[in-house]
Context: one part of a larger RNA
Molecule: large-subunit ribosomal RNA, domain I
Organism: Quadrisphaera oryzae
RNA sequence: GGCAUACGGUGGAUGCCUUGGCACCAGGAGCCGAAGAAGGACGUAGGAGCCUGCGAUAAGCCUCGGGGAGUUGGCAACCGAACUGUGAUCCGAGGAUUUCCGAAUGGGGAAACCCCGCUGGAGUCAUGUCCAGUGACCCGCACCUGAACACAUAGGGUGUGUGGAGGGAACGUGGGGAAGUGAAACAUCUCAGUACCCACAGGAAGAGAAAGCAACCGCGAUUCCGUGAGUAGUGGCGAGCGAAAGCGGAAGAGGCUAAACCGGUCAUGUGUGAUAGCUGCUAGGCGUUGCAUGGUCGGGGUCGUGGGACUCAUCUGAUGGGGCUAGCACCUCAUCGAGGAGUGAGAAAGCUUCGUCAUAGUCGAAGGGCAUUGAAAGGCCCGGCACAGAGGGUGGAACCCCCGUAGACGAAAUGGCGUGGCCUCCUGAUGGGUAUCCCAAGUAGCACGGGGCCCGAGAAAUCCCGUGUGAAUCUGGGGGGACCACCCCCUAAGCCUGAAUACUCCCUGGUGACCGAUAGCGGACAGUACCGUGAGGGAAUGGUGAAAAGUACCCCGGGAGGGGAGUGAAAUAGUACCUGAAACCGUGUGCCU
Repeated sequence: GGCAUACGGUGGAUGCCUUGGCACCAGGAGCCGAAGAAGGACGUAGGAGCCUGCGAUAAGCCUCGGGGAGUUGGCAACCGAACUGUGAUCCGAGGAUUUCCGAAUGGGGAAACCCCGCUGGAGUCAUGUCCAGUGACCCGCACCUGAACACAUAGGGUGUGUGGAGGGAACGUGGGGAAGUGAAACAUCUCAGUACCCACAGGAAGAGAAAGCAACCGCGAUUCCGUGAGUAGUGGCGAGCGAAAGCGGAAGAGGCUAAACCGGUCAUGUGUGAUAGCUGCUAGGCGUUGCAUGGUCGGGGUCGUGGGACUCAUCUGAUGGGGCUAGCACCUCAUCGAGGAGUGAGAAAGCUUCGUCAUAGUCGAAGGGCAUUGAAAGGCCCGGCACAGAGGGUGGAACCCCCGUAGACGAAAUGGCGUGGCCUCCUGAUGGGUAUCCCAAGUAGCACGGGGCCCGAGAAAUCCCGUGUGAAUCUGGGGGGACCACCCCCUAAGCCUGAAUACUCCCUGGUGACCGAUAGCGGACAGUACCGUGAGGGAAUGGUGAAAAGUACCCCGGGAGGGGAGUGAAAUAGUACCUGAAACCGUGUGCCU
């Protein structure tokens, strides 16, 4: 020095465990904010620090409920001082307070700071000072004022509005919009209208009641799923991209305007001396009330077997008013009745009965003994409950020890949902006629240039946009894949619309052939330490024991650390602590050199 073996050191693998994660299911919730949010800074306890809570009323204040013996949050003890059956601490509901920054909004600003006006108050002899309130901008509405320029308008001002502003994980709609890549290179193409940026909205959004499909048969808004189908197509016909109808399901709902016409009102123009007009008839009376155009309000009206206006006829409750006067008729308005409907569109708000659910909780069956052990829940013996033998804890493995579980109850207050009532809203009907009128305009269409559709300019329709041009009103228009004819379908250029669908920052409950500390979220300890001027990047570290019983006392030592003694079942469980592998380092012994 090597090999072997025994015993150690180092190290922290492995096993076991779990406070933490991951995925999903069901139910709920789906917004918060100038009444100042989200997120922070600084404070706040008798005693330093961090976390949690709270806000100068500061680990808290008040009220109403629950609960019933200890309590003054956690790391985390210790000391002190207190509270509590006159019900504390704790849990729930409602309220009060809520510094400063932050949309931040009196002005400023290098966020958490500086400075000011006005009103009221405190204080002072007075000033300084302090407290409460108020003072940003934009928009809507009302009013006042008011230029160039006479009216006017612009502008300015005052008041008023739980109007806006900012935040939020994903989902949504819209506006912009790549490249790596694939095509085995690359340019059309693809990736992909993806990522990303911006704006805006809602609990969902968007779409939506046929100018649709279809094919000579028919269907009947939209959305989503399955199929059709990797089909028809498209494509340097490469790589690739890729429908629709139909069929089967989920859900199911339809409504309101514009216009014609009638009436009120306003403006402008025009008209005339009794013409026009004042519902009809007869008579009287009135005297610009007329007519035309435009605006506005109310009625009317909403469709493709075209609809409506208009006109004619028939029928239709009560009471009251109006239509210049009288009578009759007619029209119209209001109330009541009758009928219908309703807050999810179609108009819209609230109160209330009852029920139910949520936000604290309550009750909840049945076991003892013996021995072993540090400890019994394991063993043995004898019992019991079960609408409860899910699960967790307790010194090993508990249906009957504890918490629970099955089951059954419970709310002063607040909220959700359902139901009924109050309440609110709507309402002439039928038939005939076709002469006239209306049926959404810089629109449809067309030309050119683009985009989007399975469709890359192609024979290229349909849809959308830009520039230009530019119709018709039902004998009108659009579509059915260039275009034309026939045939068929549908009525554009206005609006609203629940459900079925997407998502999960969040709350509650549950589940797992999910992880178990190099795993599982980055994070069981944290967005911390640390790095970076900054945007930003971003760790590692879990386990004594049943219980600290965490080693009094003695000895060596300056200490660290040990040796005794003691605790404990165990101390080779000693806060470098469960188990304690390997590499690596020693000591003893054997063998070889």